[in-house]
Formats: sequence, structure tokens, C1' cells
RNA sequence: CCAGUUGGCCGGGCAGCCGCGCUUUACCAAUGUCGAAAGACGGUAGGGUGAGGAAAGUCCGGGCUCCACGGAAACACGGUGCCGGAUAACGUCCGGCGGGGGCGACCCCAGGGAAAGUGCCACAGAGAGGAUACCGCCCGGUUCCGACCGGGUAAGGGUGAAAGGGUGGGGUAAGAGCCCACCGCGCUUCUGGUAACAGCGGCGGCAUGGUAAACCCCACCGGGAGCAAGACCGAAUAGGGAUGACGCGGGUUCCAUCGCAAGGUGGGGCUACAGCCGGUUUUCGGGCCAGUCAUCCGGGUGGGUUGCGAGAGGCGACGUGCAAACGGCGUCCCAGAUGAAUGGCUGCCACGUUCCGAUGCUUGCAUCGGAGCCUUACAGAACCCGGCUUACAGGCCAACUGGUAAU
Repeated sequence: CCAGUUGGCCGGGCAGCCGCGCUUUACCAAUGUCGAAAGACGGUAGGGUGAGGAAAGUCCGGGCUCCACGGAAACACGGUGCCGGAUAACGUCCGGCGGGGGCGACCCCAGGGAAAGUGCCACAGAGAGGAUACCGCCCGGUUCCGACCGGGUAAGGGUGAAAGGGUGGGGUAAGAGCCCACCGCGCUUCUGGUAACAGCGGCGGCAUGGUAAACCCCACCGGGAGCAAGACCGAAUAGGGAUGACGCGGGUUCCAUCGCAAGGUGGGGCUACAGCCGGUUUUCGGGCCAGUCAUCCGGGUGGGUUGCGAGAGGCGACGUGCAAACGGCGUCCCAGAUGAAUGGCUGCCACGUUCCGAUGCUUGCAUCGGAGCCUUACAGAACCCGGCUUACAGGCCAACUGGUAAU
């Protein structure tokens, strides 16, 4: 210098002018304005503070709140799944192990069980599961000499993602773990390691095809809903309840009167826990039975306040630890909106990009100068925190790997 890997950081800056949310100080102003109340609020001048690395997706885990529940366990359902550690917890993170990829730095893996059982394995192929004989090879028989029949054989060919260990030798009619060596695989002594596991040795001729993000088995975890949670203050209207009143609708009863009777007319009393009718005859419940007014009570909606900003908080150095992280110390206070503030304009600079010119050469790159354009990418808190995932113009730093050149 070229090509790459991993980790971290920034993600426009400065100045001027105008504006917005929250908060705070001083002064001014009515015992003021809005509102039924609860409650909220003005003007002038200043001070402080005001989005993110993902605020996003709402995918996991927790705090907090309410509901349910005597404790615990189990069934069902859902999730997780090598080992050790970190943590409030996790499916996250760190360090290892095993497998796979890369020359390498390094990257990827739902990575328990297929000798408990069930299911499935498309197409192709003779055969896809208690394996298999299509071609070929070998033996025997028949023969019209084309071949056919029976048997052996998994070494060769063919099919397939996958065909009952691989390579070499011996052996054989041809073959075959049939036998042997090495490799692989299974079981196991010992050694190392907290463990996953690794190493060495021994035994076994090889049994157990694959698939569990198929059912299933094993181990562990999980009560539900969410700030529109929840708490408080509390109108009008409608509806609920209590008490009292009314009696013109209705019911019932008494009196008078008319009428043979059915019934009519007039007047008075009581009235919704009354009275009358009914029944299975207590204190039952169905009907007649519909209302009006006043006062008070309680719940909910709209409205308002709160929850709501000192926290598993940030930063710094120190100690422990390989690390994730933890510990104590110092220091700082760092958004709280609710149609939802955090912005706009101008100038300069930086970055980027286009064009022109000059210089250098490796001839399309680098450096310098000038002009124009763009003023940024992804994206906007809404109860909070730890993660994951996804999006992101451009730039910076550190460590490491491979190559080339020079010393």
C1' cells in the first nucleotide's frame, strides 16, 4: 500500500434574529377571569432545561398496579433445551465444549432423547425398512446356440437427499468383517477437567438408515390483565333507592237516591308495605297497578387532579474477575407533552456531489485552486427499566489476519 475480520464511537458545527413545551425568580394586576363544582389561569423582564442509537417493531424478561386465589402439588396448554457463570429476570450476555465453514483473523449452529412407542421418507429406482437382485459377476441345468430356468453374490454399474461402515491386503466358484492392518463407530478402565468433554489403553467384527421448528418421551419455567393499569374530586340530563305529600286516572268501601233487575247518578273515607280478587291459606306470589311533585342518598359517563420522573440512574477513576459483570468511592440531576413542545430563517465552515483549471504520474486516480447544488441517512419520547430484532447517507478510532514491496 491492497484485500479483509472484530470491537467501539460520532451521526453536522458556530454566530445572529424570531418562536414553542416544562420549570423557576422579580415586579405588575384585580379577592380578578373561566367553570355547576373539582380545578385551571394573566402581563412584563430575566434564569435553567428540552428526544434516540435505535425513541421504531411491541418480540422476550422484569418493576409497578389491579383482579383471582388457604398452602403446595398435579392435569391440560404454552415456552425453553450442550456445560459453567452473570443477572431482579430472560429465549439475553460472557467464557468454554462439540459440529460445520474459511489459507487466516474469525464466523455460523432450536446443539436433550431415533436401542419406549407411533407416523412419514415426494420424484427416480428392482428395492425406502424386521431392507433390496434391475444390469453385471459366478455355479448348476436346458438349448432350436437367439437365449431361458434355478441358486449364490452387495466387489462393479444404475436410481436417489439417503441403498446395512471406508481404504488396502488375504481369501473365494464369484463374493462378502469371512479373516487381518489402519481409520470410523459402540461399550469401557484409567488420567485431566467443577462440568460439557478430551486423551491414552482394552474389548466388540459392526449391531442402531434418516426425520422430534412430526406426534411423543425426559428435565426445567409459566395464575390473568395491563398506565385506556389503578387512586381521588365530582355537574346537567337520563336511570336507581329512601322519605313525605297529592288523589282529578284506577281500585276499594260507606251513605243517599233512581230502577223489578243488571246497573246508573250524587256525596264522603282509605289508597301502592293500603284495599280487593286468587291460590297449594304462615310471613306466598299473580292481577286491578298507571302516575305527579318536593327533599335527600348512592353509583357511573363527560370534565379535572394524580399515577409521572432520584432511577436495577448517568459519568469518572480505583479494586476483584479472562469476560459478562460486581463492589465501595467521588461527582451530576438529566424531557415530561396530552391534538401532543423540542422548530424556522439568514450567513460562514466542515462533509458529500457535479463541472472547470493546474500539477504529478500508475491514464483514471491523487493533490491543490475556483464555481454551482445539497444543507442531510434512519427516524419523533408518552409509566419505567434490561435485552433482542429491524432501519440507517456519511465519517472516525483501536486491535488483529492474508498478500505485496522495501529495510